[in-house]
């Protein structure tokens, strides 16, 4: 220089004015007013996981259901993070990977094909040593053949029970052998996951578990409109008193019964208001431990809190003319969008010297 991997930063910049939501201090005719300060994010977003926090509910354990699944480690806690193991893509820095069981079981496997998973299968095929069959021959024997032998060859298939090569053999085969591939007791290394090694075994029976399904480990339900507290009335409930022996209703009268008054005392509990609500597994910088994730000690920092719901508009100056988006209990993560600046490590090349 060219072309990549990968970690991480920023996300218009200044001044002025009006404004809009909280805060602290002031004055004040209690209606405001002044004065100081503070006011979106990296994802506030999706709600997709995991916790604090609140009520419900619970002896306990199981069952159903659900969620994860290499291994070790980190956290409050994860389906996250970190490290490391296999496996797979890249020449490479790197990047992906739900990666426990298919020797419980059960099911799916299309098309083709003689046969499709079972100590398989004989369509084309090879082969008559032996045995049988027919047939010649007195006989010793020849000769043909499948109801017999051969998985070698050819065919189908994604897949037909290693793979080449030799020696056998009637023809053939892990039938023997040699190399390769698989299996693999053990022994070396490792906390493990799993590497190397390798005795012996002629050789295991396909794939599919984000199919049932087994096995391990987690998981109570709901959600801040959660919950709490105050708490109007010409509403409305209880008890106790006190008053009337009334008034209305029970088809017309007496009984009965029901409503109906005042006080005072409980309890609920609607409008409204308070609150939760932002000081926290909080930020920020030094040490320390530790590969890292992380943890800890010290020290400074306060960093929105609304309830129809603020954060906005205007004016000047400058530049590269400015992406995706707006807090609503809280934190941690994940994934999703993001114009474009930067800066750090690493890889490939390629030209100079």
């Nucleotide at each position: 220089g060219a072309a990549g991997u990968u970690g991480a930063u920023u996300g218009g910049a200044c001044a002025g004015u009006c404004g809009c939501c909280g805060c602290g201090g002031g004055a004040u005719u209690c209606a405001u007013c002044c004065c100081g300060g503070g006011g979106a994010g990296g994802a506030a977003a999706g709600u997709c996981c995991g916790g604090g926090c609140u009520c419900c509910a619970c002896a306990g354990a199981g069952c159903a259901g659900g969620a994860u699944g290499c291994c070790g480690g980190c956290u409050a806690a994860c389906g996250g993070c970190c490290g490391g193991a296999g496996g797979u893509c890249g020449c490479g820095a790197g990047g992906c990977c739900a990666u426990g069981g298919a020797a419980a079981g059960u099911g799916a496997u299309a098309c083709a094909g003689a046969g499709a998973c079972u100590u398989a299968a004989a369509c084309c095929g090879c082969c008559c040593a032996a045995g049988c069959a027919u047939c010649c021959g007195c006989a010793a024997g020849g000769a043909u053949g499948a109801c017999g032998g051969c998985a070698a060859g050819g065919g189908u298939g994604a897949a037909a029970a290693g793979g080449u090569g030799c020696g056998g053999u009637a023809a053939g085969a892990g039938c023997g052998c040699a190399c390769c591939g698989c299996g693999g007791a053990g022994g070396c290394g490792g906390c493990a996951a799993c590497g190397c090694u390798g005795a012996c075994g002629g050789c295991a029976a396909g794939u599919u578990a984000a199919a049932c399904c087994c096995c391990a480990u987690c998981c109570g339900g709901a959600g801040c409109a959660a919950g709490a507290c105050c708490a109007a009335a010409u509403a409305g409930g209880g008890a106790a008193g006190c008053g009337u022996u009334g008034g209305c209703g029970u088809g017309g009268c007496u009984c009965g019964c029901g409503c109906u008054g005042c006080u005072u005392c409980c309890g609920g509990g609607u409008a409204g208001g308070u609150u939760g609500c932002u000081g926290g597994a909080g930020c920020c910088g030094u040490c320390a431990g530790g590969u890292a994730a992380c943890u800890g000690a010290c020290g400074g920092c306060c960093u929105a809190g609304a309830g129809g719901a603020a954060u906005g508009a205007c004016u000047g100056u400058c530049c590269u003319c400015g992406a995706c988006a707006g807090a609503a209990c809280c934190c941690g993560g994940c994934u999703u969008a993001u114009a474009g600046a930067u800066c750090g490590a690493c890889u490939u090349u390629c030209c100079c010297a």